[in-house]
RNA sequence: CAUGAAAAGGCAAACUCGUUGCAAGACGGGGACGCAAAGCCACUGGUCCUAAUACAUUUUAAUGUUUUAGGAUAGCAGGGUUGCCAAGG
Numbered sequence: 001c002a003u004g005a006a007a008a009g010g011c012a013a014a015c016u017c018g019u020u021g022c023a024a025g026a027c028g029g030g031g032a033c034g035c036a037a038a039g040c041c042a043c044u045g046g047u048c049c050u051a052a053u054a055c056a057u058u059u060u061a062a063u064g065u066u067u068u069a070g071g072a073u074a075g076c077a078g079g080g081u082u083g084c085c086a087a088g089g
Base pairs, nucleotide, nucleotide: 001088003086004085010035011034015030016029017028018027019026020025033075039081040080041079043078044077045076046073047072048071049070050069051068052067054065055064056063057062058061
């Protein structure tokens, strides 16, 4: 420098138990589907949640959509940033 074959070491989806939150979710224990940044950062797009808003539909208290505000996701993608080990050049 580039790469991730092997090894050391690391992380931990679903599910489950506990705590927490209106919710999406989060944190801890168990557990491993996977991960070479599955370390960190909500800057851009996406998705999801909550409240308000206007409109539409209809079985008349619900559903869908718009807009605004707040939130979640870094294991959705892009971007930023830092970094372990090692065959090899």